[in-house]
Context: one part of a larger RNA
Molecule: small-subunit ribosomal RNA, 5' domain
Organism: uncultured Priestia sp.
RNA sequence: GGACGAACGCUGGCGGCGUGCCUAAUACAUGCAAGUCGAGCGGAGAUUUGAAAAGCUUGCUUUUCAAAUCUUAGCGGCGGACGGGUGAGUAACACGUGGGCAACCUGCCCUUGAGACGGGGAUAACUCCGGGAAACCGGAGCUAAUACCGGAUAACACAUAUCUUCGCAUGAGGAUAUGUUAGAAGGUGGCUUUUAGCUACCACUCAAGGAUGGGCCCGCGGCGUAUUAGCUAGUUGGCGGGGUAACGGCUCACCAAGGCGACGACGCGUAGCCGGCCUGAGAGGGUGGCCGGCCACACUGGGACUGAGAGACGGCCCAGACUCCUACGGGAGGCAGCAGUAGGGAAUCUUCCGCAAUGGCCGAAAGGCUGACGGAGCGACGCCGCGUGGGGGAUGAAGGCUUUCGGAUCGUAAAGCUCUGUUGCUCGGGAAGAACAAGUACCUGUUAAAUAGAGCAGGGACCUUGACGGUACCGGGCCAGAAAGCCCCGGCUAACUCCGUGCCAGCAGCCGCGGUAAUACGGAGGGGGCGAGCGUUGUCC
Numbered sequence: 001g002g003a004c005g006a007a008c009g010c011u012g013g014c015g016g017c018g019u020g021c022c023u024a025a026u027a028c029a030u031g032c033a034a035g036u037c038g039a040g041c042g043g044a045g046a047u048u049u050g051a052a053a054a055g056c057u058u059g060c061u062u063u064u065c066a067a068a069u070c071u072u073a074g075c076g077g078c079g080g081a082c083g084g085g086u087g088a089g090u091a092a093c094a095c096g097u098g099g100g101c102a103a104c105c106u107g108c109c110c111u112u113g114a115g116a117c118g119g120g121g122a123u124a125a126c127u128c129c130g131g132g133a134a135a136c137c138g139g140a141g142c143u144a145a146u147a148c149c150g151g152a153u154a155a156c157a158c159a160u161a162u163c164u165u166c167g168c169a170u171g172a173g174g175a176u177a178u179g180u181u182a183g184a185a186g187g188u189g190g191c192u193u194u195u196a197g198c199u200a201c202c203a204c205u206c207a208a209g210g211a212u213g214g215g216c217c218c219g220c221g222g223c224g225u226a227u228u229a230g231c232u233a234g235u236u237g238g239c240g241g242g243g244u245a246a247c248g249g250c251u252c253a254c255c256a257a258g259g260c261g262a263c264g265a266c267g268c269g270u271a272g273c274c275g276g277c278c279u280g281a282g283a284g285g286g287u288g289g290c291c292g293g294c295c296a297c298a299c300u301g302g303g304a305c306u307g308a309g310a311g312a313c314g315g316c317c318c319a320g321a322c323u324c325c326u327a328c329g330g331g332a333g334g335c336a337g338c339a340g341u342a343g344g345g346a347a348u349c350u351u352c353c354g355c356a357a358u359g360g361c362c363g364a365a366a367g368g369c370u371g372a373c374g375g376a377g378c379g380a381c382g383c384c385g386c387g388u389g390g391g392g393g394a395u396g397a398a399g400g401c402u403u404u405c406g407g408a409u410c411g412u413a414a415a416g417c418u419c420u421g422u423u424g425c426u427c428g429g430g431a432a433g434a435a436c437a438a439g440u441a442c443c444u445g446u447u448a449a450a451u452a453g454a455g456c457a458g459g460g461a462c463c464u465u466g467a468c469g470g471u472a473c474c475g476g477g478c479c480a481g482a483a484a485g486c487c488c489c490g491g492c493u494a495a496c497u498c499c500g501u502g503c504c505a506g507c508a509g510c511c512g513c514g515g516u517a518a519u520a521c522g523g524a525g526g527g528g529g530c531g532a533g534c535g536u537u538g539u540c541c
Stems, first nucleotide, its partner, number of pairs: 001541004006537005013386006019379002021344001026342003030339003035078003040075002043072014085297003095221007104214002109210007117151001119149002126141006157180010186202007223269003230260003235257004240252003272294004276287004299320005322333004350376001352375003358372001359370004389419003399410002402407001424478006442459005485530005490511003496525005506513002
């Protein structure tokens, strides 16, 4: 000199864009942060309409049936493995980079092919009974499905064999043969000749391939300490069994006795890694906050279940610590999600608005959910921009300060005059842009036996949708009226005098100042520097 997620002191007008618990991975009140689908299913409820019956206050009520619309506790499906947080642990194939899997998986999505035949038995909800303070639980009975289970059928699937092509070995691709396994579900709309059929769309099953996402293996690379020198028993290898999506001592039995190490094993300490960021001419040094990629974790430790995917932050089970409820028998909980509280600390924000946009999940869609996100709020925490006025004004006013008493200086500075109005205040405009898409009616194309109709695909037109926000911006009016401080002035280093003090009080980054004329302490006047900041402290180069 530069930099900062900074803090502290004094000071403080506005705006834009960023950024904000670095400490206790401490404990958490309260609210919200993951749901959705009634076009999978059976119920239940509400409203409206119609019909019938009953009551009768003759136009109302009740009941039953039917239809339509709405709501949804339960079963079922998909999603809760993403998104969001944190950096505790980890010195490791965790990360970075480059390869490999002839040793692997992949829901939703895309392409292609084949298929959706025909049966069955349950169970929630519900009703009844019982237990419990509650959380909830048990028994009996009933019922549905795109829930569940068999049967039939198919091969490009799997296994074996042969042939063939190829490969770096185990082997890989193709063809043929034999054998084996193996699935399903419908819904909505339209039309018709309405026990039903046809059709469109959306779903469903199997197989092959793709894409995406992941799993595993290897080379190389990046901390300190030798005042850590030896380490190792599933340890190193083999054969076999098991296990996994998959290779593997991953696991187990047996056999052998190996394996690693001064090119630093093992131990101990420290630490998430990277793109980057800071600094530097570079080489290098430092660092990993915000943003992006990967990893790890979710009160602590352990475990599996479900699933395409987890050993699962807002799932389950067990143990532990802690907190809460209790009728003392037993239960409930997990902010390192967004706000917020206490505590710790030098120190770090609102219990805000909205799903309008972007994105995600569900849904045919309308739409629902979304503390992701978009915004607003707070903080000079940072960067950038703007302002606190411009012109003119000598009697060089008053006043301060100084003086050799002549003067010098603050100083065109002020006042008075004039101009402007950024900003500010006020009034009005501004339904700005951010908007595309979906939806509604139309046109074209397409599917099929069909000119309809409906659906699907494409196109133009119309209508509607904004949290921010009456915000940005624009215009009118008013008034120089509200808006400057901080540090320094001995040398380094830019800026000097007076008074006070008298080795005292004090200053100080280094050299050093102060003991009676101190440009170095304190005050004042003046001056220098920077300016909504200026200094100090800390850390890094």